[in-house]
RNA sequence: CGAGAGGGUCGGGUGAUCGCGGGCGGUAUGCGCCGCCUGAGGAAAGUCCGAACUCCACAGAGCACGAUGCUGGGUAACGCCCAGGCAGGGUGACCUGACGGCAAGUGCAACAGAAAGCAGGGCGCCGGCGGGCCAUCCGGUCCGCCGGUAAGCGUGAAACGGUGGUGUAAGAGACCACCGGCGGUCCAGGUGACUGGGCCGGCCAGGCAAACCCCAUCGGGAGCAAGACCAAGUAGGAAGGCGAGACCGAAGCCGGCGAGGCUGUCGGUCGCAGGGCUGCUCGUCCUGGCCUUCGGGUAGGUCGCUAGAGACGGCGGGUAACCGUCGUCCCAGAGAGAUGAUCACCGCCGCCGGUCUCCGGCGGUACAGAAUUCGGCUUACAGAUCCUCUCGGGGC
Numbered sequence: 001c002g003a004g005a006g007g008g009u010c011g012g013g014u015g016a017u018c019g020c021g022g023g024c025g026g027u028a029u030g031c032g033c034c035g036c037c038u039g040a041g042g043a044a045a046g047u048c049c050g051a052a053c054u055c056c057a058c059a060g061a062g063c064a065c066g067a068u069g070c071u072g073g074g075u076a077a078c079g080c081c082c083a084g085g086c087a088g089g090g091u092g093a094c095c096u097g098a099c100g101g102c103a104a105g106u107g108c109a110a111c112a113g114a115a116a117g118c119a120g121g122g123c124g125c126c127g128g129c130g131g132g133c134c135a136u137c138c139g140g141u142c143c144g145c146c147g148g149u150a151a152g153c154g155u156g157a158a159a160c161g162g163u164g165g166u167g168u169a170a171g172a173g174a175c176c177a178c179c180g181g182c183g184g185u186c187c188a189g190g191u192g193a194c195u196g197g198g199c200c201g202g203c204c205a206g207g208c209a210a211a212c213c214c215c216a217u218c219g220g221g222a223g224c225a226a227g228a229c230c231a232a233g234u235a236g237g238a239a240g241g242c243g244a245g246a247c248c249g250a251a252g253c254c255g256g257c258g259a260g261g262c263u264g265u266c267g268g269u270c271g272c273a274g275g276g277c278u279g280c281u282c283g284u285c286c287u288g289g290c291c292u293u294c295g296g297g298u299a300g301g302u303c304g305c306u307a308g309a310g311a312c313g314g315c316g317g318g319u320a321a322c323c324g325u326c327g328u329c330c331c332a333g334a335g336a337g338a339u340g341a342u343c344a345c346c347g348c349c350g351c352c353g354g355u356c357u358c359c360g361g362c363g364g365u366a367c368a369g370a371a372u373u374c375g376g377c378u379u380a381c382a383g384a385u386c387c388u389c390u391c392g393g394g395g396c
């Protein structure tokens, strides 16, 4: 210098004007007005996990269902994080992994291929028999049938260990040596996953469990629109009192929704009271309740609601995640939902022009936006910046 790997931080600044949520103070108390303080994020997002909190349910156990799945640790908890093991990838820094069980059971496998699951036999190799042809003979060659074989060829993601030898008609773990892998057992190291090694066995056991399933562990449901309190009325419910109502019918309500009961909910008749048409009578039209108490609860209001598994810094423990301790600090709390807009200057980036270490003009400056609160994960993000490490090239 080039190409990378891992991790962290920031993610516009200043000023002016107008405007908004919350708190405090003043003035007014009818609304309001004035001043000061304070007011988004690294993801506030997706709502995917785990909790706190609240209400409901709940003797205990099991089934079902769901989630998780190497080991050790961290944590309130987790499917998260840290460290390690193993496997895979990369020259490397480093990255990735649902990473228990398919020698419990059941099941699945496109295409190609003869054959794909207690294997099979297409080409080939070998033996026997029959036939044809060649040949003086030894024999050779071709075809068909029967049988042996699985070394070689070929198909496939995968064809039932690899290399060498013995053996054989040809061959084959049929047998042997070594290697790989498997099961058992022992020794050593490690908390453990696991690693290294010895012996024995049988010669070899295929893949898929993000297939059913088996094993182990964990899990009650709903969610702040949870939930608690106060509580308006020409709105409902119940009881009582006063009152000029009575009767009939309907409808509604209550009720082993049976018998039956209740009702100023509606209609009709008679009557009473008040009012209008009138100065009065008759007539006619309209209206018919008031008060007290109790309970639920709508609108509305208050709480939940932001001081917390809190933030920052120092010290100590730990490889680390994290924990302990001390000090300092308070950091949005709305309820249709504030946190904004405009202008100027300065940053940063790109393009163009010029009198080109500079100046001018134009354009751009991300993703996104709290609503009960935390711990994580995932996803989005213009750009700036820092630390550590790896590989390659060059110079001294």
Base pairs, nucleotide, nucleotide: 001392002391003390004389005388006387007386008385009384010383012346013345014344015343016342017341018340020039021038022037023036024035025034026033027032041367045378046377048376049375050374051373052372053223054222055221056220065219066218067217068216069215070084071083072082073081074080085099086097087096088095089094100214101213105212106211107208108207122153123152124149125148126147127146128145129144130143131142132141133140134139161179162178163177164176165175166174180204182201183200184199185198186197187196188195189194227303228302229301230300237294238293239292240291241290242289245270246269247268248267249266250265251263252262253261254260272288273287274286275285276284277283310329311328312327313326314325315324316323317322347365348364349363350362351361352360353359354358
Molecule: Bacterial RNase P class A
Organism: Anaerolineae bacterium